[in-house]
Context: one part of a larger RNA
RNA sequence: CUGGGCGUAAAGGGCGUGUAGGCGGAUAGGUCAGUCGAUGGUGAAAUCCUACAGCUUAACUGUAGAAUUGCCUUUGAUACUGCUUAUCUUGAGUUCGGGAGAGGGAAGCGGAAUUCCUGGUGUAGCGGUGAAAUGCGUAGAUAUCAGGAAGAACACCGGUAGCGAAGGCAGCUUCCUGGCCCGAUACUGACGCUGAAGCGCGAAAGCGUGGGGAGCAAACAGGAUUAGAUACCCUGGUAGUCCACGCCGUAAACGAUGGGUACUAGGUGUUGGUUUCGCUUCGGCGGAAUCAGUGCCGCAGCUAACGCAUUAAGUACCCCGCCUGGGGAGUACGGUCGCAAGGCUGAAACUC
Numbered sequence: 001c002u003g004g005g006c007g008u009a010a011a012g013g014g015c016g017u018g019u020a021g022g023c024g025g026a027u028a029g030g031u032c033a034g035u036c037g038a039u040g041g042u043g044a045a046a047u048c049c050u051a052c053a054g055c056u057u058a059a060c061u062g063u064a065g066a067a068u069u070g071c072c073u074u075u076g077a078u079a080c081u082g083c084u085u086a087u088c089u090u091g092a093g094u095u096c097g098g099g100a101g102a103g104g105g106a107a108g109c110g111g112a113a114u115u116c117c118u119g120g121u122g123u124a125g126c127g128g129u130g131a132a133a134u135g136c137g138u139a140g141a142u143a144u145c146a147g148g149a150a151g152a153a154c155a156c157c158g159g160u161a162g163c164g165a166a167g168g169c170a171g172c173u174u175c176c177u178g179g180c181c182c183g184a185u186a187c188u189g190a191c192g193c194u195g196a197a198g199c200g201c202g203a204a205a206g207c208g209u210g211g212g213g214a215g216c217a218a219a220c221a222g223g224a225u226u227a228g229a230u231a232c233c234c235u236g237g238u239a240g241u242c243c244a245c246g247c248c249g250u251a252a253a254c255g256a257u258g259g260g261u262a263c264u265a266g267g268u269g270u271u272g273g274u275u276u277c278g279c280u281u282c283g284g285c286g287g288a289a290u291c292a293g294u295g296c297c298g299c300a301g302c303u304a305a306c307g308c309a310u311u312a313a314g315u316a317c318c319c320c321g322c323c324u325g326g327g328g329a330g331u332a333c334g335g336u337c338g339c340a341a342g343g344c345u346g347a348a349a350c351u352c
Base pairs, nucleotide, nucleotide: 004323005322006321007306008305012320014201015200016199017198021194022193023192025088026087027086028085029084030083031082033081034080035077036076037075038074040072041071042070049065050064051063052062053061054060091191092188093187094186095184096183097182098181099180103177104176105175106174107173108172109171110154114150115149116148117147118146119145120144121143125136126135162169163168206247207246208245209244210243211242215241216240220236221235222234223233258319259318260317261316262315263314266297267296268295269294270293271292272291273290274289275288276287277286278285279284301308302307325352326351327350334345335344336343337342
């Protein structure tokens, strides 16, 4: 390479955008490059294969044929592919009218709770645990009332609810802003799909500079437990957690399931539209159909099984990524990125 695969056995890139490339809707014409046929030339001989023949046979040898799957010339076919011309509207996009949403960014505001501070009431305990102790408290704690300050997070609503490409997103209001869905079918006329590179986004932790610091809390200290206890439990507590700007670029970044298109029984919830029917207290409520999402159950089919099953792991096609026994090892070396931590790329010896 061929072949086989990637939910859980090795294997889907964390996610998007997009260059090259690959692939690509309908109709008609042209061309004949690919494709297919014929012709001629060439494709050395030997070898291989077939038939026959020669050594007594065989090996061996000879003769003839086949083959040499290729290249070139001439010529023909035109379904498909390509190229080209014209046209089309169903793919894609635009426009118009509606709709839902924790989608993103910025600013402002709010209440509950917590801690601290001040003052009042009040007195001997509080706290904590399996039980305790460390700790706090007569310099007046805990409890309770009033006032003030600070930071962080937003109970209920809240929902296998919603939005986002993924990471992720939740108090309320305003401003700026992205995407999506439904309906109409006016416009463009294949403008599409995928996507090596590249570029961007990317939880938490971590890093740099400057702020902030209530609660929580690696490290650390103490008290317990224990044979020991560098832990689990308790009392404290610093980085950090928060903000701004800049890095880092990883994850069980998971649906452990790449993206797109088409097709293939149903049933039952739910979210957002549309159409329609019935009821209506005119607020709405219920039924049916349909489009888009999100769940559960389940047939065919698939699967090693578990299970998946119109949100496929079914049936097909297109494009990308990846896998090829375990360990060594996501290591070494080199390259590259990073302030560093480290990331990306990524072996071999040896061994079972």